[in-house]
RNA sequence: AGAGUUGACCGAGCGGUCGCAUCCCGGAAAUUUCCGUGAUGAGGAAAGUCCGAACUCCAGAGGACAGGAUGCUCGCUAACGGCGAGGCGUAGUGAGGCGACGGAAAGCGCCACAGAAAACAUACCAUCCGCCAAUUGGCGGAUAAGGGUGAAAAGGUGAUGUAAGAGAUCACUAACAUCUGCUGUGAAGUAGAUGAUUGGCAAGCCCCAUCCGGAGCAAGGUCAAACAGCGAGGAAUCGAAUUUACUUCGUGCGAAGCUGUUCGUUUCGUUCGACUCGCGGGUAGGCUGCAUGACGGUAGUUGCAAAGCUGCCGCUUAGGUAGAUGACCGCAUAGAACAGAAUUCGGCUUACAGGUUUGCUCUCACC
Numbered sequence: 001a002g003a004g005u006u007g008a009c010c011g012a013g014c015g016g017u018c019g020c021a022u023c024c025c026g027g028a029a030a031u032u033u034c035c036g037u038g039a040u041g042a043g044g045a046a047a048g049u050c051c052g053a054a055c056u057c058c059a060g061a062g063g064a065c066a067g068g069a070u071g072c073u074c075g076c077u078a079a080c081g082g083c084g085a086g087g088c089g090u091a092g093u094g095a096g097g098c099g100a101c102g103g104a105a106a107g108c109g110c111c112a113c114a115g116a117a118a119a120c121a122u123a124c125c126a127u128c129c130g131c132c133a134a135u136u137g138g139c140g141g142a143u144a145a146g147g148g149u150g151a152a153a154a155g156g157u158g159a160u161g162u163a164a165g166a167g168a169u170c171a172c173u174a175a176c177a178u179c180u181g182c183u184g185u186g187a188a189g190u191a192g193a194u195g196a197u198u199g200g201c202a203a204g205c206c207c208c209a210u211c212c213g214g215a216g217c218a219a220g221g222u223c224a225a226a227c228a229g230c231g232a233g234g235a236a237u238c239g240a241a242u243u244u245a246c247u248u249c250g251u252g253c254g255a256a257g258c259u260g261u262u263c264g265u266u267u268c269g270u271u272c273g274a275c276u277c278g279c280g281g282g283u284a285g286g287c288u289g290c291a292u293g294a295c296g297g298u299a300g301u302u303g304c305a306a307a308g309c310u311g312c313c314g315c316u317u318a319g320g321u322a323g324a325u326g327a328c329c330g331c332a333u334a335g336a337a338c339a340g341a342a343u344u345c346g347g348c349u350u351a352c353a354g355g356u357u358u359g360c361u362c363u364c365a366c367c
Stems, first nucleotide, its partner, number of pairs: 001363005007357004013331006020041004025036004043338001047349002050347005055216004062263004067212005072086005087101001088099003102207002107205002109201003124147002126143007155173006174198002176195008220288004229279005238250004252270007295314008
């Protein structure tokens, strides 16, 4: 100097005039109205609605099955499928990146096309032996070392052996499995011994381990408004008490609620009938929930780190409800990207013109 990679930040500012929403204060009105001053007023992703929760209700609250999610180890966290540090694997010179990362020796299933054959798998060419023929062939048997096909075809090299061959046997060696020693909290690593154990896929079903109630701020709470009806179905009953009553309690039966099924349980009803199904009519406005939080900033401290603990400071920090920040002028200027809160928070993923900066890696040149 160039190229690459990890992390962080900015991405519109200042002044003036008019206008918008909320809040404090003051005044006037009288039921949420008007006037005046002041303060505050969209994001790093507010997006996606992909995970997890807080909170509210089902509900006083459970068990089993089904179903679903996660999947190396150790830590962090309210929790998570998240984060940190490691292990193993993987393409890369490397920094760094990515990983759906438990089990194929419980069972089932799949591997297109090509190829003889795709896993207790097979003999197309070829090799060897025997017989026939006497010319480049035919039949039978044996083989899986050579060749071909393919992403992948019974680990590799060498030797013995054989009719020819083959882990058939032996030596060395790669992977895998088991056992033992050493290091580490652990996943694992490393050394040795034994074993001829030697396709892949579980992001196929499955097995194993761990975890999971449901619905959601249009949850809920409260005030106001309105509430003609019609038809069909609908639960054996029995016992006790005293206050003899449209009474109370219990048994049996019926209905509704608890994601699906079931057990169980709660409430209601049992003909003055709960509830279910069908047709049809009316009303639906306001307030609250609604921003003090697993909060933010800062200093110290523990830890490799994620993060935790302690002290101090801050909260006049947006709460709209058809949905609030717009227009004009001046200065400066890179001014142009993605893009607008709707209960809140912790994450992940996606989008982003232009610009600033830290650490690290590689290449070249010079000293």